[in-house]
Context: one part of a larger RNA
């Protein structure tokens, strides 16, 4: 450390429960709302944070009714109350009802600012009460009054109106008039009483339903769209109006003044097609209904009420359980009560009672409506309509023949003897009567209330939401969106005691039936992490198992037998998915637990089984009826079938082509239907989970891009343009020089933007940052505020950049389950069968259709099918052949023809080391050659065997990527684990043995057992079963013992062959000769056997010796050899084969044949004998199929490898019905832990836990079986106590609280920043602020500490910011204009600060607040008296308000320094004393009055000189000065001195730091100079071009009005009075803001002190702050 057992932890799985859902039905209602909704702020209790309830009359307040004992909600607890005079409570009715919200007096950032009129508050400002005050339409002269808006689920009807998808692309076409936007409206909508639907016969509004029917049609005639009549039914209901005709008004033309005409208006008539009606003429007032009200009755109806019957024992903590004896039942629903209750409690059956509304019936009252007959001369009877051209759309109908409806546009009827239809259009018949309106039911839907009820869900289900969920959280926003249930019967929720710092925690001890039910609580699963004990474990290598096994340890019915553990051995490369093929280093999982996928719908089709009837079958919508349900009855429309051919007419067990009686196609011998189950298809999201996209409707410019409007900023240094000025030049100009002056997308270089380079950083400190370094820093800059532009859009110094951490088309909701010929993944168990990876077509090749090949079922049976033999055939393959064809070919011969020579040209003609035809001899090639031509294949015949393997028809499928090896072949390199095909085998989808290992090789095909036999392929030393087998050779190379080894080389070796030498002595060695002509000749300087050349190279002696085989010289010489002889004595050499060996030989983890290893072998080669080997045969046993047999068995015989796939049997889990008159607190589900059992999925049965349910048979019904889906939610690993603790500006000591100090607090000491790390403000956050208390989380450690907890306290304004004032940008919007709807623009006018205008200062004091509160001094409107004046005065007019950048000078306080006086104090190295140092300090606002430099934009006069002129007028432009106006600084007040300060302190308190504070003491101090410079002055001023807001307030002009006397009204004084709402705390370069943090980023102005320096650079310090949370 391993296994294994027991006992915890920890997690929250199971059962088991239900307070919530979800889904259906009845039945009421089907709206609320200016009489202020729907939804909200805010409040509202004695304490009060959420929820409820309610609304300043605030968990209530009145009446009436009900009920009748307790009560102040959830909700305890304290405290105080209420109720028999009837409380709480429970129902009707009222009453009150803050603000917001259609929001409605204006305004607006909803819940707040500000107002008008009028009243009231003893009252003028001011404040505060009630009421009232929009808009729009209608009405009206006004005035009034009515109505509207706005909210709601889903149903309706209208204007508008996609895409995604389908068509296996895509345009018409689908999807679809659908999602969506928009308007209106109702309880319903809509539609509706025929200018209809039919067809030779009729019906007789309209709406739904069932059919009719997937019919007739439509349709790139694709995909796919899809009626009507008629027929069952449900429910019924029919009418008013315009006209004509009267008659009355009024008004107009006319006019003979009688009148008549006509318009307009009211009244009467009067509503239709077989036409009617006016009009004439006749005739009647019947009968009938419809509506409102009133009264009576009756029914119905809020809270309410009444409502039968059980006890005892026993277990037991408890009785409803068990027994055991009863009772009621028009009540035995149901729920609750300590387990399970008709009889305990609520309640249930059946009764009962009641206010309004309401309903029904009588009456009675008003108030309408409606009728006949006849005649037809004449008038009526809907007009920019009907129709018609074009152009659209609607009709099922896509523009076709296209009717019919609608109309944008252009044209345009008839009038009853008329006019529309009837599917083009005419005619004939038929059917209506368009061009006015209104109508109840059937019908569709459910937010809302009651009720009831389920083969629905039971906390990862069910709603998102059982629980205080549309929460908490996330997003700028639209919007998205959780987790989270159970103590007990009762809270008896643990008194007391002990550990402990301790109100943490935990032992004791109590309570309960049980505390291992202890609030983190029911059962308590696993994963994960522990403690004990039993065995094993430190020379062993490994999908961690299996098979055998010693041993050691434990139990028992004890010698039989079970259990833990396992030293050691054999064999053993995980699961899934994809794949030709996977341990693969190819995917997917880190583990446990739970969830997770072929289901539902259809009157659609099909085939199979059941079932019912059967030439018939069967109902559908509905209706009745009921026990209320899956129910019976009725209902016969309609369907399918019984007849079929033919475009069709039609004709028929035949038809139909045709000229036919031919021929030929199709049919004719009868079985169907209706339901159910079950297999499959269609149509739907259709097995689940995955898209990038498209389309629509909001939703964002709080981050960016660009615009607009108003504001800020930008130390400090440097260069010196232009233009002036001066001198010097020129004839004038030019030019120079000197100086001035201060321009510049000018330079340097902080702050401010930026991001060049490099490291760092990469699980970051930061989802883009540090550090060093860089770039730009007066501009095309930079930045705050408030604003616009919006998604096929916007911006865009343009990269496709940016548009909220997203952009070659944001985000959010939808359409939507979008589509995927694509990946992934799909769950229990057994039994039989078992493919395929070809063919054809394919915008087809990783997809499919139809064929092959698989499985069921069912039929049919032989001359089926298959195998052998044998007969008989057809064919052109291998092969051969080519003097047999075509082609192509070598040599040889001939040698047609042609080149080429020659002949002086030509011509004839001759030659040939050319080329070459044809023919001939000898050779030899072909897949597209063939005079031939096998084998095996194929087709038949016949005989044998087999015995349904074969075919048919009908249900389901899968395969249509193969892949090797071995053969014929293309293709390649006769390369390839290549690539195509054709035979055959295997893997695929096959285990088992061999080949070390190895998908396809080689043997052999696994139903189960067992420690049985035989062989096959291979094999027999040892690993490792089985011979160191037998024989005879070969190899010496460890070759070889299982990859492959070449060309070429070698006296390796064995062996066979040829053809020589050899005792007349061979081969080798050894002795010895090895000569002469001549130095052959020729070259050469020389060449003498031997540089070279020349010649077949000669001859002599000899046993033999070449005119010479090598070495050697300058030639020469010399050594050799070739030959000979002598010696020796037996075989030599030379050539060609064949075995087997050697060189040639080189590759990466390790020298190897699998190892070790083996040599007459354990190699190699031939023969031979045994042997061992598989899951093969066989032998035993037992299963399970099929087949034959059998009544059933027993039996026999054949089989049982298996992935896609097909087909049959079966387990389990939820529920649901019957049942066992089942178990069950003497212990149910569920957990755990065993045994026994079945082929298996499973099933019994006992421990130990748990405490209330749960099962068995037999049948139904499914939310019905997990290891995998980069699956989804939880939990728990692992790395791992590992990395890390967020600026390296630092800490250290001592004291003190405290259970505990590195970090708190005080003290001292160090140290860090000091244009900040300091101090003020806005923004933006909202209590962090301050005081006490507390330390469990929170703080990256620990805390006694805190921005953390609790608890209480803190923000005080006439003037300071915002409104009550005022306008930019931009928004709203009236009038208007535009536009399908929604909206979109818009004069006026409102809103809207970043701007304009506007009045307070100093100084004290709080723990926490001050320009606010106090102190003293101011100022500003207003109102009222008073005094003294005076006309005022809306609205307009004009001034005026009023503006840029850049430079630069002046005048100048204050802070600062510096230098002197003065005061105080404090130092004196031992004493004193003088000087001397150090330190401090030497001060003062607002406001009144005075009024200075300086300014002056055309205020006004006066002066000087210019120009122009006749001029000294004028007018133009400079200068100078006076007034005037303006105006910093200053001056003087204000001012307050014995104050403030300052030194000293007696005492009192204390948290030991300090407070406080009588007295005393200083009188004692400059309003001093230099430097400086900001603010102001200022709208200064100069220059420069790019030319630089708008309104109020303010002056003036006019003067609508209104007064002339008084009031009002106004200025000026003084006095008195009154001044409203909103902020205000803290934080703010940060721990409090925006970055997911107590985050090294970001963040707008303002003050910003000393040395040193230009300098806000750097460095060091001051005030002040910190020391960065291990």
């Nucleotide at each position: 450390g391993g296994c294994g057992a027991a006992c915890g932890g920890a997690g929250g799985a199971u059962g088991c429960c239900u307070a919530g859902g979800c889904u259906u039905c009845u039945a009421u209602g089907g709206g609320c709302g200016a009489a202020g909704a729907a939804g909200g702020a805010c409040g509202u209790g004695g304490u009060a944070a959420g929820c409820u309830g309610c609304g300043a009359a605030a968990a209530g307040c009145u009446g009436c009714g009900g009920g009748g004992a307790u009560u102040a909600g959830c909700a305890a607890a304290c405290a105080u109350g209420a109720c028999a005079u009837u409380a709480u409570c429970c129902g009707c009715a009222g009453a009150u009802a803050u603000c917001c919200g259609a929001a409605u007096g204006g305004g607006g950032g909803a819940a707040c600012c500000c107002g008008g009129c009028a009243g009231g508050u003893u009252g003028a400002a001011g404040g505060c009460c009630u009421g009232u005050c929009a808009c729009a339409u209608a009405u009206u002269a006004a005035a009034u009054u009515a109505u509207g808006a706005g909210c709601c689920a889903a149903c309706g009807c209208a204007g508008g109106g996609a895409a995604c998808u389908g068509a296996a692309a895509c345009a018409u076409c689908u999807u679809a008039g659908u999602a969506c936007c928009u308007g209106c409206a109702g309880g319903a909508a809509a539609a509706g009483a025929a200018a209809g639907a039919a067809a030779a016969a009729u019906c007789g509004a309209u709406u739904c339903u069932c059919u009719g029917a997937g019919u007739a049609g439509u349709g790139g005639c694709g995909a796919g769209c899809g009626a009507a009549a008629g027929g069952g039914g449900a429910a019924a209901a029919g009418c008013c109006c315009a006209a004509a005709c009267c008659u009355g008004u009024u008004u107009u033309g006319u006019u003979u003044a009688g009148g008549c005409a006509a318009a307009a208006u009211a009244g009467g008539g009067g509503u239709u097609g077989u036409a009617g009606g006016a009009c004439u003429g006749c005739g009647a007032u019947a009968c009938u209904u419809u509506a409102u009200c009133u009264u009576a009755a009756u029914a119905a109806g809020a809270a309410g009420u009444g409502g039968a019957a059980u006890c005892a024992a026993u277990u037991g903590g408890a009785a409803a359980a068990u027994u055991g004896g009863g009772u009621c039942u028009u009540a035995g629903a149901g729920g609750g009560u300590g387990a399970u209750a008709a009889u305990c409690c609520c309640g249930u059956a059946c009764g009962c009672g009641u206010a309004a509304a309401u309903a029904u019936u009588a009456a009675g009252a008003u108030a309408g409506a409606c009728a006949g007959c006849a005649g037809u001369a004449u008038c009526c009877u809907g007009a920019g309509u009907a129709a018609g051209g074009c152009g659209g759309g609607a009709c099922a109908c896509g523009a076709g023949g296209a009717a019919u409806c609608c109309u944008g546009u252009c044209u345009g009827a008839a009038u009853c003897u008329a006019c529309g239809g009837g599917g083009a259009c005419c005619a004939u018949c038929c059917c209506g009567u368009a061009a006015g309106g209104c109508u109840a039911a059937a019908u569709a839907c459910c937010a809302a209330u009651a009720g009831a009820a389920g083969a629905c869900c039971g906390a990862u289900a069910g709603u998102g939401a059982a629980c205080c969920a549309g929460u908490a959280c996330u997003g700028u926003g639209a919007a998205g969106g959780a987790a989270a249930g159970g103590u007990g019967a009762a809270a008896a929720g643990u008194a007391c005691c002990c550990c402990g710092a301790a109100c943490a925690g935990g032992g004791g001890g109590g309570u309960g039936a049980a505390a291992u039910a202890g609030a983190a609580c029911c059962u308590g699963a696993a994963a994960c992490c522990g403690u004990u004990c039993g065995c094993u474990u430190a020379c062993a290598a490994g999908c961690g198992g299996u098979c055998g096994g010693a041993g050691u340890c434990c139990c028992u019915a004890u010698u039989a037998g079970g259990g833990a553990u396992g030293a050691c051995g054999g064999c053993g490369u995980g699961c899934c998915u994809u794949u030709u093929g996977c341990a693969u280093a190819a995917u997917g999982a880190g583990c446990c637990u739970a969830c997770g996928a072929g289901u539902u719908g259809c009157u659609u089709c099909u085939c199979a089984c059941u079932a019912g009837c059967g030439a018939g079958g069967u109902u559908a919508a509905g209706u009745a009826c009921u026990u209320a349900a899956g129910g019976u009855a009725c209902g016969g429309a309609g369907c399918c079938g019984a007849a079929g051919c033919g475009a069709a007419a039609g004709c028929g067990a035949g038809u139909c082509u045709g000229a036919a009686a031919a021929u030929g196609g199709c049919g004719g011998u009868u079985a169907g239907u209706u339901a159910g189950u079950g297999g499959g298809a269609g149509c739907a999201g259709a097995c689940g989970c995955g898209a990038a996209a498209c389309c629509u409707u909001g939703u964002g410019a709080u981050c960016u891009a660009c615009c607009c409007u108003u504001g800020a900023a930008c130390a400090g240094g440097u260069u010196g343009a232009a233009g002036g000025a001066g001198c010097c030049g020129u004839a004038a100009c030019a030019g120079g020089c000197u100086g001035u002056g201060g321009a510049g997308g000018a330079c340097c270089g902080a702050a401010c933007c930026a991001g060049u380079a490099u490291c760092c950083g990469u699980u970051g400190a930061a989802a883009a940052g540090g550090a060093u370094u860089u770039g730009g820093a007066u501009g095309a800059u930079u930045u705050g505020a408030g604003g616009g532009u919006a998604g096929g859009g916007g911006u865009g110094a343009a990269a496709g950049g940016c548009u909220a951490a997203u952009c070659a088309a944001a985000c959010u909701g939808g359409g939507a389950g979008a589509u995927a010929g694509c990946u992934c993944g799909u769950a229990c168990u057994c039994c039989c069968c078992g493919a395929a990876a070809u063919g054809u077509c394919u915008u087809u090749u990783g997809g499919g259709a139809c064929a092959g090949c698989c499985u069921c079922a069912a039929g049919u049976a032989a001359u089926a099918g298959c195998u052998u033999a044998u007969c008989g055939g057809a064919g052109g393959u291998a092969g051969a052949g080519c003097u047999a064809c075509u082609g192509a070919u070598u040599g040889g011969a001939u040698g047609c023809g042609a080149g080429g020579g020659c002949u002086u040209c030509a011509a004839c003609g001759c030659c040939u080391a050319u080329c070459a035809a044809u023919u001939c001899c000898a050779g030899a090639c072909a897949a597209a050659c063939u005079c031939c031509g096998a084998a095996u294949g194929c087709c038949g015949g016949u005989a044998a065997g087999u015995g349904u393997u074969u075919c048919u028809u009908g249900g389901g499928a899968g395969u249509g990527a193969g892949u090797c090896g071995u053969u014929g072949g293309g293709u390649g390199c006769u390369a390839a684990u290549g690539u195509c095909c054709g035979g055959c085998g295997g893997c695929g989808a096959g285990a088992g043995g061999g080949a070390a290992a190895g998908a396809g090789c080689c043997c052999a095909g696994a139903c189960c057992a067992a420690c049985a036999g035989c062989u096959a392929a291979g094999g027999c030393c040892c690993c490792a079963a089985a011979a160191c087998g037998u024989g005879u050779g070969u190899u010496a190379a460890g070759u070889u013992g299982a990859a492959a080894g070449a060309a070429c080389g070698a006296u390796g070796u064995u062996u066979g062959g040829u053809a020589g030498c050899a005792g007349c002595g061979a081969c080798a060695g050894c002795u010895a000769g090895g000569a002469u002509g001549u130095u052959a000749g020729c070259u050469u300087g020389g060449a003498a056997g031997c540089a070279g050349c020349u010649a077949a190279u000669c001859a002599u002696u000899u046993a033999a010796a070449g005119a010479g085989u090598g070495c050697g010289u300058a030639a020469c010489a010399g050594c050799u050899c070739a030959c000979u002889a002598g010696u020796c004595g037996a075989g030599c050499g030379a050539c060609c084969g064949a075995g087997c060996g050697u060189g040639g030989a080189u590759a990466a983890u390790a020298a190897u044949c699998g190892g070790g290893c083996a040599u007459c072998a354990a190699a190699c080669a031939c023969a031979c004998u045994g042997c061992c080997g598989a899951a093969g045969c066989u032998a035993u046993g037992g299963a399970c199929u099929g087949u034959a047999g059998u009544a059933a068995a027993g039996u026999a015989u054949a089989g049982u490898g298996g992935u896609a796939g097909g087909g049959g049997a079966g387990c389990a889990u939820u529920c649901c019905a019957u049942u066992c008159a089942g178990c069950g607190c003497u212990g149910a589900a569920g957990g755990u832990a065993a045994a026994c059992u079945g082929u298996g999925a499973g099933g019994u049965u006992u421990u130990c836990u748990g405490g209330a349910g749960c099962g068995u048979a037999u049948g139904g019904a499914a939310a019905a079986g997990a290891a995998g889906a980069u699956g989804u939610a939880g939990g728990c690993a692992u790395a791992a106590g590992u990395a890390a603790c967020g600026a390296u500006a630092a800490u250290g000591c001592a004291g003190g609280c405290g259970a505990g100090a590195a970090a708190c607090c005080u003290g001292c000491a160090c140290a860090c920043c000091g244009c900040a790390a300091a101090c003020c403000c806005a923004a933006g956050g909202u209590u962090u602020c301050c005081u006490g208390a507390u330390c469990a989380a929170c703080g990256u450690u620990a805390a006694u500490c805190g921005g953390a907890u609790c608890a209480g306290g803190g923000u005080u304004a006439g003037u300071c910011g915002g409104g009550g004032c005022c306008u930019a940008a931009g928004g709203a919007g009236u009038a208007g204009c535009c536009g399908a709807a929604a909206g979109g623009c818009g004069a006026a006018u409102c809103c809207g600060a970043u701007g304009g205008a506007c009045a307070a200062a100093u100084g004290g004091u709080u723990a926490a607040u001050a320009u606010u509160c106090c102190a003293u001094u101011a100022c500003c409107u207003g109102u009222a008296u008073a005094u003294a004046g005076a006309g005022c005065a809306a609205a307009g007019g004009a001034g005026a308000g009023a503006c840029g950048g850049a430079g630069u000078a002046g005048u100048g306080a204050c802070a600062c320094a510096c230098a002197c006086g003065c005061c105080a104090a404090c130092u004196g190295a031992c004493g004193g004393a003088a000087u001397a140092g150090u330190u401090g300090g030497u001060u003062g606002a607002a406001g009144g009055c005075c009024g200075u430099a300086g300014g002056u934009a055309u205020a006004g006069g006066a002066c000087a000189a210019a120009g122009u002129u006749a001029a000294u007028a004028g007018c133009u432009a400079u200068g100078u000065u006076c007034u005037g106006c303006u105006g910093a600084u200053g001056g003087u007040u204000u001012a307050c001195a014995g104050u403030a300060c300052g030194u000293u302190g007696a005492g009192u308190c204390u948290u030991c730091g300090g407070a406080u504070g009588a007295g005393a003491u200083g009188a004692u101090a400059g309003u001093u100079g230099u430097g400086g410079u900001a603010a102001a002055c200022a709208g200064a001023c100069u220059u420069c071009c790019a030319a630089g807001a708008a309104a109020a307030u303010c002056u003036u002009c006019c003067g609508c009005g209104u007064a002339u006397u008084a009031a009002a009204u106004u200025u000026a004084u003084a006095u008195a009075c009154a001044g409203c709402c909103c902020g205000u705390a803290c934080c703010a370069u940060a721990a409090a803001c925006c970055g997911a943090c107590a985050c090294a980023g970001g963040u707008g102005g303002g003050u910003g002190a000393g040395g040193a320096g230009a300098g806000a650079a750097u460095c060091c310090u001051a005030a002040g702050g910190u020391g960065c949370u291990c």